The RNA shown here (transfer RNA) has 75 nucleotides and comes from a Bacteroidota bacterium. The coordinates come from a structure-prediction model, not an experiment, and the mean pLDDT is 81. Lineage of the source: Bacteria > Pseudomonadati > Bacteroidota. It matches the Rfam family "tRNA". By type it is a transfer RNA.

């Protein structure tokens, strides 16, 4: 340089065109307990960016960043 894959809440990961992006932890706030913890009730928080096809895009296509893997060159 070249080519493939990969990018989602704080973390791990579902959802692979169709209603308001789901769960587990963790974090808050309540409640529970003498106090912690465990337990029960809620809530905050994500589709890397930018552009395209689509009635509709986290999903399909392009560019760009980041990351991994193979390779090619030079020494």
């Nucleotide at each position: 340089g070249g080519a493939g894959c990969g990018u989602u809440c704080g973390a791990c990961u579902a959802a692979g065109g169709g209603u308001u992006a789901g769960g587990u932890c963790a974090c808050c706030u309540c409640c529970c307990u003498u106090u912690c913890a465990c337990g029960g009730a809620g809530g905050u928080a994500a589709u890397a960016c930018g552009g395209g096809u689509u009635c509709g895009a986290a999903u399909c296509c392009c560019g760009u960043a980041c990351g991994c893997u193979c390779u090619a060159c030079c020494a």